[in-house]
RNA sequence: GCGGAUGGCCGGAUGGCCGCGCGGUCCCUCGGGACCGUGAGGAAAGUCCGGGCUCCACGGAAGCACGGUGCCGGGUAACGCCCGGCGGGCGCAGGGUUCGCCCUGCGCUCAGGGACAGCGCCACAGAGACCAGACCGCCGGGGUCCGCCCCGGCAAGGGUGAAACGGUGCGGUAAGAGCGCACCGCGUGCCUGGCAACAGGGACGGCACGGCAAGCCCCACCGGGAGCAAGGUCAGAUAGGGAGGACGAGGGGCUCCGGCUCCGCAGCGGUUUCCGGCUGGUCCUCCGGGUAGACUGCACGAGGCCGCGGGCGACCGCGGUCCCAGAUGAAUGGCCAUCCCCCGUCUUUGGCGGGGACAGAACCCGGCUUAUAGGCCAUCCGCACCU
RNA sequence: UCCCUGGUAGCUCAAUGGUAGAGCAACCGGCUGUUAACCGGUAGGUUGCAGGUUCGAGACCUGCCCAGGGAGCCA
Numbered sequence: 001g002c003g004g005a006u007g008g009c010c011g012g013a014u015g016g017c018c019g020c021g022c023g024g025u026c027c028c029u030c031g032g033g034a035c036c037g038u039g040a041g042g043a044a045a046g047u048c049c050g051g052g053c054u055c056c057a058c059g060g061a062a063g064c065a066c067g068g069u070g071c072c073g074g075g076u077a078a079c080g081c082c083c084g085g086c087g088g089g090c091g092c093a094g095g096g097u098u099c100g101c102c103c104u105g106c107g108c109u110c111a112g113g114g115a116c117a118g119c120g121c122c123a124c125a126g127a128g129a130c131c132a133g134a135c136c137g138c139c140g141g142g143g144u145c146c147g148c149c150c151c152g153g154c155a156a157g158g159g160u161g162a163a164a165c166g167g168u169g170c171g172g173u174a175a176g177a178g179c180g181c182a183c184c185g186c187g188u189g190c191c192u193g194g195c196a197a198c199a200g201g202g203a204c205g206g207c208a209c210g211g212c213a214a215g216c217c218c219c220a221c222c223g224g225g226a227g228c229a230a231g232g233u234c235a236g237a238u239a240g241g242g243a244g245g246a247c248g249a250g251g252g253g254c255u256c257c258g259g260c261u262c263c264g265c266a267g268c269g270g271u272u273u274c275c276g277g278c279u280g281g282u283c284c285u286c287c288g289g290g291u292a293g294a295c296u297g298c299a300c301g302a303g304g305c306c307g308c309g310g311g312c313g314a315c316c317g318c319g320g321u322c323c324c325a326g327a328u329g330a331a332u333g334g335c336c337a338u339c340c341c342c343c344g345u346c347u348u349u350g351g352c353g354g355g356g357a358c359a360g361a362a363c364c365c366g367g368c369u370u371a372u373a374g375g376c377c378a379u380c381c382g383c384a385c386c387u
Numbered sequence: 388u389c390c391c392u393g394g395u396a397g398c399u400c401a402a403u404g405g406u407a408g409a410g411c412a413a414c415c416g417g418c419u420g421u422u423a424a425c426c427g428g429u430a431g432g433u434u435g436c437a438g439g440u441u442c443g444a445g446a447c448c449u450g451c452c453c454a455g456g457g458a459g460c461c462a
Stems, first nucleotide, its partner, number of pairs: 001383010012339007020039008041358001045369002048367005053227004058276007066223005071085005086112001087110010113218002118216002120212003135158002137154007166184006185207001186205003190201004231296004241287007250263005265280004289461002303322008340356007388458007397411004405442001413429005435451005
């Protein structure tokens, strides 16, 4: 210098003119006008998660159903998000090696609980697919027409398959086999370290226990519903209307006759039971009618920036400073000049022409995902050149 | 804003996780004087896209894209 990976940041700048929304001040002939200030994003998007806020008489406990999450620890208001760690897989480099592999480091990646609770599935091929099995083959014995056949043993080798009931080596044997041994793997229990996931060590067991839970399921944990068209206030209109259906239990006392109270009954945001509370008629379907307004919620918030401190980090604490869009038939735009970047072209220190990504608030936050021309920074890797 | 359903051949639709098919349409041949109908045959698929689970995905899971539909105020 070029290329790549990962992470972070920016994503045209300045000035002028015209126009639009909102706020403030002033003027006004109440129609409006003048001046000043301010006016999109990192994703405002998808609406995929988590909350705030508001309403729904429900609140608590236990169970069932449904949905979601899933190694461990931490962060956070919370999360399926983020950070750190552990373990598995893949790749690269170095070292060791009995050449099978093992150890160390780095990078990428993982929806990463449970397959001895139970059920289910494993097509085709293959002899045999979950306590299954002998096609080729190997070995022993017998027969033979010398092609092979019969009886028995074996599961090492071949073959099929995604997967064949531990792997490698040595011994052993008629041939073989955890049949025996060493190492590795697996299982059971123990010790040590660690908050934990887990790691290390030695003991026992000859191996019995295949895969799939993004199949049902089991375990642990979490979860009321609806959404700013929530909700509130005001104005206005209309028929605060009609029909049908389902369920229903009412009684006593007092009374100034308005009601109050007791018992019972019914209902109360999936469902059952209990305790307390609330409400008394509740709910469904159809027909018909009215409105398409204003204000509020609503812009000060888990807020931004800077500094210091704590933490490996996500993040947290303290101090200072700033106020930063509020439309609703929905503003945030257009033109010009200079500069910046890219492309094309020419008469190439320059001129001319064209272009400036994705996109665009709608109650508000924290995340994830997706789209995004170009540029900058940091770390790592590879290649080339120079010293 | 809150939800629901779907995407498979040109069209309409099928398909227990196990070779992607049917009808119509298209093309070729036959029948006929000719056409239609009829008979025989042929071709045509990124199962919307991209990842993942699995031995194996149209189906299962996740994320996108596209299409269609529903609900809401007063009483």
Annotation: Model confidence (mean pLDDT): 77 of 100. Two RNAs folded together computationally: RNase P RNA and transfer RNA, 462 nucleotides in total. Rfam match: Bacterial RNase P class A. By type it is a ribozyme. About the family: Ribonuclease P (RNase P) is a ubiquitous endoribonuclease, found in archaea, bacteria and eukarya as well as chloroplasts and mitochondria.